Molecule: transfer RNA
Organism: uncultured Desulfurobacterium sp.
């Protein structure tokens, strides 16, 4: 330098055009002498950033940024 994959909740991830979600974690309450387990409810998101296409974009296209990998260059 070129190419591929990836970026969604605190963490691990699902979601390939129309409701933003799951598990774990966190908070409150119930339960317990207490903790844990269990139960109920809740908080938490610029969907990496910008632009475009579309009636409508997390998703499709372009650019940028970041991570991983491959190739090339480099005596």
């Nucleotide at each position: 330098a070129g190419g591929g994959c990836c970026g969604u909740a605190g963490c691990u991830c699902a979601g390939u055009g129309g409701g933003a979600g799951a598990g774990c974690g966190c908070c409150a309450c119930c339960u317990u002498g207490a903790c844990g387990c269990g139960g109920u409810g809740g908080a938490g998101g610029u969907c990496a950033g910008g632009g475009g296409u579309u009636c409508g974009a997390a998703a499709c296209c372009c650019c940028u940024c970041g991570g991983c990998c491959c190739u090339a260059c480099c005596a």